Transfer RNA from Candidatus Roizmanbacteria bacterium CG_4_9_14_0_2_um_filter_35_15, 72 nucleotides, folded computationally.
The organism belongs to Candidatus Roizmaniibacteriota, within Bacteria.
Rfam family: tRNA. It is annotated as a transfer RNA.

[in-house]
């Protein structure tokens, strides 16, 4: 070069057009002689980047990096 999966929270991941979540990690309180377990509770996000269609996009187009695949 052409094609095809994938990129979302600190970590692994759902989320296929209508408030962006789970686990697990942090942080704080309870519980406990203490320390894990175990209970409640906060914090963390420009959804890889740039634009387009929409009333509305993580999503659906189109362009770009990045990582694995396959082909030439």
């Nucleotide at each position: 070069g052409c094609g095809g999966u994938g990129g979302u929270a600190g970590u692994u991941c759902a989320g296929c057009g209508g408030u962006a979540g789970a686990a697990u990690g942090u942080c704080u309180c309870c519980c406990u002689u203490c320390c894990a377990a175990g209970g409640a509770g906060a914090a963390g996000g420009u959804c890889g980047u740039g634009g387009g269609u929409c009333c509305g996009a993580a999503u659906c187009c189109c362009a770009u990096c990045c990582a694995c695949c396959g082909c030439u």